[in-house]
The RNA shown here (c-di-GMP-I riboswitch aptamer) has 91 nucleotides and comes from a Rhodocyclaceae bacterium.
The sequence was found by an Rfam model in a public genome assembly.
Model confidence (mean pLDDT): 83 of 100.
RNA sequence: UUUGAAAGAGGGCAAACCCAUCGAAAGGUGGGGACGCAAAGUUUCCGGUCUAAAGAGCGCUCAGGCGCUCCAAGACAGCGGGGCUGCUAGG
Numbered sequence: 001u002u003u004g005a006a007a008g009a010g011g012g013c014a015a016a017c018c019c020a021u022c023g024a025a026a027g028g029u030g031g032g033g034a035c036g037c038a039a040a041g042u043u044u045c046c047g048g049u050c051u052a053a054a055g056a057g058c059g060c061u062c063a064g065g066c067g068c069u070c071c072a073a074g075a076c077a078g079c080g081g082g083g084c085u086g087c088u089a090g091g
């Protein structure tokens, strides 16, 4: 410098759930808590999934407004792939 795990060592992260908070929601953040994870570090580049405020269409209503459908520029990196980066044994 490159490759890089079966166990181990040093360790690391933190699901569900609870509390507080942000958000229209999906979901995020902080604290508690551990289901699990060799990248469960990071990045929406590709596919996928979730939500539908605004917008569009339709229907109902005297009106106000309500309901349904479509839709991502919103969200998920712990859905998969890709990019970047990283520890240990060994080669």
Stems, first nucleotide, its partner, number of pairs: 002091002012037002017032006035078001041084003045081003048076003055070006